[in-house]
Context: one part of a larger RNA
RNA sequence: GAGUUGUUAAGGAACUCGGCAAAUUGACCCCGUAACUUUGGGAGAAGGGGUGCUCCUUGGAAGAGGAGCCGCAGAGAAUAGGCCCAGGCAACUGUUUAUCAAAAACACAGGUCUCUGCAAAAUCGAAAGAUGAAGUAUAGGGGCUGACGCCUGCCCGGUGCUGGAAGGUUAAGAGGAGGAGUGCAAGCUCCGAAUUGAAGCCCCAGUAAACGGCGGCCGUAACUAUAACGGUCCUAAGGUAGCGAAAUUCCUUGUCGGGUAAGUUCCGACCCGCACGAAUGGCGUAAUGAUCUGGGCACUGUCUCAACAGCUCACCCG
Numbered sequence: 001g002a003g004u005u006g007u008u009a010a011g012g013a014a015c016u017c018g019g020c021a022a023a024u025u026g027a028c029c030c031c032g033u034a035a036c037u038u039u040g041g042g043a044g045a046a047g048g049g050g051u052g053c054u055c056c057u058u059g060g061a062a063g064a065g066g067a068g069c070c071g072c073a074g075a076g077a078a079u080a081g082g083c084c085c086a087g088g089c090a091a092c093u094g095u096u097u098a099u100c101a102a103a104a105a106c107a108c109a110g111g112u113c114u115c116u117g118c119a120a121a122a123u124c125g126a127a128a129g130a131u132g133a134a135g136u137a138u139a140g141g142g143g144c145u146g147a148c149g150c151c152u153g154c155c156c157g158g159u160g161c162u163g164g165a166a167g168g169u170u171a172a173g174a175g176g177a178g179g180a181g182u183g184c185a186a187g188c189u190c191c192g193a194a195u196u197g198a199a200g201c202c203c204c205a206g207u208a209a210a211c212g213g214c215g216g217c218c219g220u221a222a223c224u225a226u227a228a229c230g231g232u233c234c235u236a237a238g239g240u241a242g243c244g245a246a247a248u249u250c251c252u253u254g255u256c257g258g259g260u261a262a263g264u265u266c267c268g269a270c271c272c273g274c275a276c277g278a279a280u281g282g283c284g285u286a287a288u289g290a291u292c293u294g295g296g297c298a299c300u301g302u303c304u305c306a307a308c309a310g311c312u313c314a315c316c317c318g
Base pairs, nucleotide, nucleotide: 001313002312003311004310005309006308007307008306010304011303014302019299027051028050029049030048031047036041038147052069053068054067055066056065057064058063070074082297083296084295085294086293087292088291089289090288094106095105110145111144112143113142114141115140116139122131123130124129148284149283150282151281153214154213155212158211159210160207161206162205163204164203167202168201169200173196174195178191179190180189181188182187215233216232217231218230219229242276243273254270255269256268257267258266
C1' cells in the first nucleotide's frame, strides 16, 4: 500500500445518477391496526407492551395470577421482516435473451373475428400414411386483444375477404365461312373469320374486434379576449366518449398550485394534443411485483473526514 472482516466521538444522506453498499427491523405471546376494496383482502398494516430466576396460589398438565431476587443486558450467543405515503406500467401465480437485459417483453384466464359438417379444416409427407382425434361446432385450427368494471364512436373511396344464374373482357378446346400450297384429278398439307368457350379481371353489393383512415381557410357577441354562431373549399369519413406537457409535448425547466430554505425530477390541475384515442383497444381499478419514479420516518462510516483493530497479500530483514 491492496484485499477482506469488524468497531467508532459529534452530525445523520450533507454522499451519490440513485440511500448503491451498509446499518436498522427480526422469534414467540398480548394489545392494537387506516385509506381503499373485487368484501377475499389490505394486515405481520402502522404502533405499543411483555419474555430470566425463586417462592406461593390455582390447575391433571400446559398455563394463568401474586410476592420477591439478580444483571448494563432475560427471544441474554447463533439463525429469523425495516416501515410508511404517492404515482407510472403490467390484473394476478407463471415464462424469457444457458454465458452483460427478468422487464412495462412473452404467456395467461376472459373477450372477439374467422375457417371447419368429419374421409373436417389445418399441418407433416412426391406417396402410403400420420397428427388433428380414438375428438365431432359446448369440438378443432388460425388471427387480434388480454382479469375485472364502464365502454368500444364515424368512414367500405383504396387494399383484402365474402356474396352476386345478368353484362364486358378472357385460354386451350369446339366450330368452320373463306383462303393458300400441291396435284390432271380424287385428294393431301396448311392458314383461318363468325359462333361457342371456365376461373380470373372489370362490374354490382356486403364487410373495419379485416389492412387501414378519421380536414383546411375566413368572419362573427355592447371593454378586451374568446367564439356557442355563420360562410366557403375538399373528403370515403373528417377523432365521438374518455384521457392529455403523458413510457406520447418539439418549442419546454410550458403556466398555476403542492411538497423543499432552495425541486430540469415528482404530485394535482390547465389544454395551445409539434405528433393521445377507443380490442395495433380507451379510461379506471383492489390485490400482486427481486418492476420503474418521487417523498417521508427509522437507521447508519454513503458522507463531513477519517481513525483504529483482526486476517491475507504486497513489501523489508534474517
Notes: A computed fold for a 318-nucleotide part of an RNA from an uncultured Clostridia bacterium, annotated as large-subunit ribosomal RNA, domain IV. It matches the Rfam family "Bacterial large subunit ribosomal RNA". Rfam links the family to the GO terms structural constituent of ribosome and ribosome. It was read from a public genome assembly. The coordinates come from a structure-prediction model, not an experiment, and the mean pLDDT is 89.